[in-house]
Context: one part of a larger RNA
RNA sequence: GCCUGCGAGUUUGCGGUGUGUAGCGAGGUUAACCCGUGUGGGGUAGCCGUAGCGAAAGCGAGUCCGAAUAGGGCGGUUGAGUUGCAUGCCCAAGACCCGAAGCGGAGUGAUCUAGCCAUGGGCAGGUUGAAGCGCGGGUAAGACCGUGUGGAGGACCGAACCCACCAGGGUUGAAAACCUGGGGGAUGACCUGUGGUUAGGGGUGAAAGGCCAAUCAAACUCCGUGAUAGCUGGUUCUCCCCGAAAUGCAUUUAGGUGCAGCGUCACGUGUUUCUUGCCGGAGGUAGAGCACUGGAUAGGCGAUGGGCCUUACCGGGUUACUGACCUUAGCCAAACUCCGAAUGCCGGUAAGUGAGAGCGUGGCAGUGAGACUGUGGGGGAUAAGCUCCAUGGUCGAGAGGGAAACAGCCCAGAACACCGACUAAGGUCCCCAAGCGUGUGCUAAGUGGGAAAGGAUGUGGAGUCGCAGAGACAACCAGGAGGUUGGCUUAGAAGCAGCCACCCUUGAAAGAGUGCGUAAUAGCUCACUGGUCAAGUGAUUCCGCGCCGACAAUGUAGCGGGGCUCAAGCACAUCACCGAAGUCGUGUCAUUGCAGCAUAUAGGGCCAACGCCUGCUGUGAUGGGUAGGGGAGCGUCGUGUGCCGGGUGAAGCGGCCGAGGAAUCGAGUCGUGGACGGUAUACGAGUGAGAAUGCAGGC
Numbered sequence: 001g002c003c004u005g006c007g008a009g010u011u012u013g014c015g016g017u018g019u020g021u022a023g024c025g026a027g028g029u030u031a032a033c034c035c036g037u038g039u040g041g042g043g044u045a046g047c048c049g050u051a052g053c054g055a056a057a058g059c060g061a062g063u064c065c066g067a068a069u070a071g072g073g074c075g076g077u078u079g080a081g082u083u084g085c086a087u088g089c090c091c092a093a094g095a096c097c098c099g100a101a102g103c104g105g106a107g108u109g110a111u112c113u114a115g116c117c118a119u120g121g122g123c124a125g126g127u128u129g130a131a132g133c134g135c136g137g138g139u140a141a142g143a144c145c146g147u148g149u150g151g152a153g154g155a156c157c158g159a160a161c162c163c164a165c166c167a168g169g170g171u172u173g174a175a176a177a178c179c180u181g182g183g184g185g186a187u188g189a190c191c192u193g194u195g196g197u198u199a200g201g202g203g204u205g206a207a208a209g210g211c212c213a214a215u216c217a218a219a220c221u222c223c224g225u226g227a228u229a230g231c232u233g234g235u236u237c238u239c240c241c242c243g244a245a246a247u248g249c250a251u252u253u254a255g256g257u258g259c260a261g262c263g264u265c266a267c268g269u270g271u272u273u274c275u276u277g278c279c280g281g282a283g284g285u286a287g288a289g290c291a292c293u294g295g296a297u298a299g300g301c302g303a304u305g306g307g308c309c310u311u312a313c314c315g316g317g318u319u320a321c322u323g324a325c326c327u328u329a330g331c332c333a334a335a336c337u338c339c340g341a342a343u344g345c346c347g348g349u350a351a352g353u354g355a356g357a358g359c360g361u362g363g364c365a366g367u368g369a370g371a372c373u374g375u376g377g378g379g380g381a382u383a384a385g386c387u388c389c390a391u392g393g394u395c396g397a398g399a400g401g402g403a404a405a406c407a408g409c410c411c412a413g414a415a416c417a418c419c420g421a422c423u424a425a426g427g428u429c430c431c432c433a434a435g436c437g438u439g440u441g442c443u444a445a446g447u448g449g450g451a452a453a454g455g456a457u458g459u460g461g462a463g464u465c466g467c468a469g470a471g472a473c474a475a476c477c478a479g480g481a482g483g484u485u486g487g488c489u490u491a492g493a494a495g496c497a498g499c500c501a502c503c504c505u506u507g508a509a510a511g512a513g514u515g516c517g518u519a520a521u522a523g524c525u526c527a528c529u530g531g532u533c534a535a536g537u538g539a540u541u542c543c544g545c546g547c548c549g550a551c552a553a554u555g556u557a558g559c560g561g562g563g564c565u566c567a568a569g570c571a572c573a574u575c576a577c578c579g580a581a582g583u584c585g586u587g588u589c590a591u592u593g594c595a596g597c598a599u600a601u602a603g604g605g606c607c608a609a610c611g612c613c614u615g616c617u618g619u620g621a622u623g624g625g626u627a628g629g630g631g632a633g634c635g636u637c638g639u640g641u642g643c644c645g646g647g648u649g650a651a652g653c654g655g656c657c658g659a660g661g662a663a664u665c666g667a668g669u670c671g672u673g674g675a676c677g678g679u680a681u682a683c684g685a686g687u688g689a690g691a692a693u694g695c696a697g698g699c
Stems, first nucleotide, its partner, number of pairs: 001699006011093003015090010027048003033042003052059002062074004096234002099231001103224006114198009123188001125157003128153001132149006161185003165182005200216001202212003237633006247260005261367002263364007272357001274352008287339001288337002293333003297329004305321001306319005370395010400411003415588004420584003426578003429562003435575001437574006448564001454548002458545010475532005481505003486500003511526001515524002589623009604613003634688001636685010652672005657666003
């Protein structure tokens, strides 16, 4: 890992509360217990209901508060309950199952290991050479020196022994700590045998929270114990109908829960719902505005204040200072408004809709982590696949078609079948279903098929303003002068460093000079003019499509690919076609509304009757679905009753065949097997397996 088996909403309670059903009914019912074994009989204590109000005493169709015959609160002017059974949910219990780390109690452990106690054992060989002592020297005596002897040391080297510092190997190992080669200690705080001792909040510890039997920040075993787990995982057959939420408020609350919201089912109500038109309302958003509150720009007027002058005082004059109010023009605002929509909201009315609309009461839930996208906003940086609101959509819980692929985008909501048809989004050269469709243009960049500020005689279109057969624009030829080297400045300044001025003359035209140049001149050139030539030539604005700007890591790699240029690109117009689980067609199933029939008074139940349930026909609607609610069934094991099968072969197993909407089921036959089984109905459950790092076994 696979296979087989086992494996999770149960049981109890004179519990609570709904629903269904049965009995009795203003009543219903017993409990313990007794008789004693029947589907029995008794037992009336008690409980619920028939009356409420008050904290209560208590009073009572009333009562309580109150002084009250006031006022008010809760009741009453009629009424359905109760006891079983089944079932939904709740409560108390282990309470759907598995799962802690842990807490407590009673015990078991020092054969491992830590310390200690008692008693034993062990340490090859080599080296060093302390004290002391002898002798010699030395001294006044010493100290001291030398030389022997001696044999100290948590001394040295190094086996046994002990340790475990480094590296390599090993890592489903040879081994749940090892192997190999080096390494440390090796007469000591040394190593070691045997016996003993200290026990769990305790021991022991040269102290690492180490060790206390492969277990230690509190051992192990059993018990309390099925501890608790707002947490994770798992929770077993089928079909049918409906179908959410990820919000608000509160919470020692934030991944939990309560109430509300949203779902479902039953009963009641019966259009009250929704949409549109019309009518009537409230409002202060978008926008706009500046009348208020604030902000803020420029001009005018110019009070007040300051400076200066004048002045004995009063005052007067003046001012490139300050600058209120007023005024002109132009602005800004979520917490400004003289104004003010569209939507939305409320009410009325009419029509449409007539539905899984609305509302009320009750049973049962789930949800209370939401996500993206469009729009209006807050936060952020007018960042985020960011975050927080509002309002729609989709996903969630939604399949199908498109977007190459792609929960949240576009189209569209899948009951089933069909080798039929029409369409949506999107497409129609090939991959790939359908047009190399038609018409008119644009693009030359493979733009299309990624990007900005900015840049540019790209190109098409529409304007506006110039110049032009009295000859423009470009090119070429010629001229481009004189006063004058203008004045100033300067070493110089002569058109051309700089400052000032910028005139006059001759002329077809020529600046007191456009640029280059010189030390300054010179020189070249331009403006301007004539000629040659000959028909358009400049400036500017807007629009369409392009160009540059444009650099990244495996491999083209920014059309899905091939490939595409009067396109297979772009724009406009237009006709076809393709294209989905949409729609239509044909057939079928289910749910539900309405109508009719059945109708033999069918039959049965509630019921005074009407009516309701079950069948058929017609007609309309509906049938995606997670959490979840409701309904109807299949199957397993067993029990009661009726019926039936079986050694002329039960169940089970295997092959073939068939039926049903599914779970599933059937007969026949053959083989195997060798003794029980089936069906109808009612009842009762240890009742359905793929998942739980599930459990056991097998492979």
Background:
The prediction has a mean pLDDT of 83. The part of an RNA shown here (large-subunit ribosomal RNA, domain II) has 699 nucleotides. It matches the Rfam family "Bacterial large subunit ribosomal RNA". Gene Ontology terms of the family: ribosome and structural constituent of ribosome.